Model confidence (mean pLDDT): 83 of 100.
The RNA shown here (c-di-GMP-I riboswitch aptamer) has 79 nucleotides and comes from Marinobacterium lacunae.
Of the family's consensus pairs, 100% are formed in the model.
The same sequence occurs in records of 2 taxa.
It matches the Rfam family "c-di-GMP-I riboswitch aptamer". Rfam's curators write: GEMM was predicted in a large-scale screen for bacterial structured RNA regulatory elements.

RNA sequence: CUCCCGAAAAGGCAAAGCUCGCAGAGCUACGCAAAGUCACGGGUUCGACACUGAACGUGCGAAUAGCCGGACCGCCGAA
Numbered sequence: 001c002u003c004c005c006g007a008a009a010a011g012g013c014a015a016a017g018c019u020c021g022c023a024g025a026g027c028u029a030c031g032c033a034a035a036g037u038c039a040c041g042g043g044u045u046c047g048a049c050a051c052u053g054a055a056c057g058u059g060c061g062a063a064u065a066g067c068c069g070g071a072c073c074g075c076c077g078a079a
Stems, first nucleotide, its partner, number of pairs: 006076001012032002017027004030066001036072003040069003043064005049059003
């Protein structure tokens, strides 16, 4: 110096709820070592439509990064 790992310290983010009132902001704190970014893969949810007689299912579109995997960037430095 780098990697693994996750104690400590300094900070960071902000589920739900409440208040103001379009947007958003404030209070608060379920939680998060990437709860920073990306829709590439899977899952889940929603939907005009298509396949079908209906349901299920499939396709297509949208959402979800605080569902999982993956990719990129990143604070600190005990055992």